[in-house]
């Protein structure tokens, strides 16, 4: 100076006038409303609703079967299919990025085309041998297909070849060592190599999972129908009459099924819950300093701040100067995550190359 590669932040400012909408608090007004001051008013993704919690309601609860979801190891968290650290593989000079990465000596099942042969392997060419010269045998070195061809190098050794011997390198099973573990080992023995691949096929294995969603849901309460409590109760047994016992039927946790539990019909007495209002709402797994713990996700401590709450939806308009001219997009119960979308611009680690001291 040029190339890269992790993190993190930022996302026009700025005055003045007009509006819109929440909260507090004052005046007016019998009341509806009205006006005045102070204050607050969209994002990093508010966005896809793709995962995981709260919270809320539905009938309290156990079993079996199924169905789906996760998947190397430790940790973090309220949870998670997030994060973080670690181990294995791949890719890149490297900083670094990339992998659904359990189990194929349980079973079942796939392998298109090409190819002599594709899971009990396997003879086109070549090579050796024999031969009646048609052919037969031997041969996984060597060519050739193909995503994949049953370990590589060498040396011996054979008609030629071949883990057929044996050297080293790989593989695999015991064991030591080291690690919390995944796993790894210039570490011993065994074994000539037995035991290809695919489980984002089916399946084992281990571990999780109940359903619906603020239109959940409560509460006041014009109108309407079903509702709620107590007390008697279907059918057999049982009692003087209950009680008690059994025994059906049907709903009742939202995949089936069993089992435990409720409830059903009749009367008497309470009532109801649409329209409308109100809560649910927004102080929360909360922000922001600072210390401590830890390699890191995060955890603890202390100070300090209140930061949208709407109810067909408000956060906007117009002028003026100013720059680098200005992208994706706009809450609707919250809250941690992943994705996807983004004009541009800042910062701070690092790697490579080149120069020049």
């Nucleotide at each position: 100076g040029g190339a890269g590669u992790c993190g993190g932040c930022c996302g026009g400012g700025u005055a003045a006038u007009c509006g819109c909408u929440g909260u507090a608090u004052c005046c007016c007004u019998c009341g509806c409303g009205g006006g005045g001051u102070a204050u607050g008013g969209a994002g990093g993704a508010a966005a896809g609703u793709c995962c995981g919690g709260g919270c809320u309601c539905c009938g309290g609860c156990g079993g079996a079967c199924g169905a789906g979801g996760u998947g190397c190891c430790a940790g973090g968290u309220a949870a998670c299919g997030c994060c973080u650290g670690g181990g294995g593989g791949g890719c890149g000079c490297g900083a670094g990025c990339c992998c659904a990465c359990g189990g194929a000596a349980a079973g079942u099942g796939c392998a298109a085309c090409a190819g002599a042969a594709a899971g009990c392997a396997a003879a086109c060419c070549g090579c050796c041998c024999c031969u009646u010269c048609g052919g037969g045998g031997g041969u996984a070195a060597g060519g050739g297909u193909g995503a994949a061809a049953g370990g590589g190098u060498g040396c011996g050794g054979u008609a030629a070849g071949a883990g057929c011997g044996c050297a080293c390198c790989g593989c695999g099973c015991c064991g030591g060592u080291g690690g919390u573990a995944a796993c790894a080992c210039u570490c011993g023995g065994c074994g000539g190599c037995a035991c290809g691949g695919c489980a984002a096929a089916c399946c084992c294995c281990a571990c999780c999972u109940g359903g619906a969603g603020c239109a959940a849901g409560g509460c006041c309460a014009a109108a309407u129908a079903g509702g709620g409590a107590a007390a008697c109760g279907g059918c057999g047994g049982g009692u003087g009459a209950c009680a008690c016992c059994g025994c059906a039927a049907c709903g009742c946790c939202c995949g089936u099924c069993c089992g435990c539990g409720c409830g059903u019909g009749u009367u008497u007495c309470c009532g109801g819950g649409u329209a409308g209002g109100c809560c649910g709402c927004u102080c929360g797994a909360g922000g922001u300093c600072u210390c401590c713990g830890g390699u890191g996700a995060c955890g603890g401590a202390g100070a300090u701040c209140c930061c949208a709450g709407a109810g067909g939806a408000a956060u906007g308009a117009u002028u003026g100067c100013c720059c680098u001219c200005g992208a994706c997009a706009g809450a609707a119960c919250c809250c941690g995550g992943c994705u996807u979308a983004c004009a541009g611009g800042c910062c701070g680690a690092c790697u490579c190359c080149u120069u020049c001291u």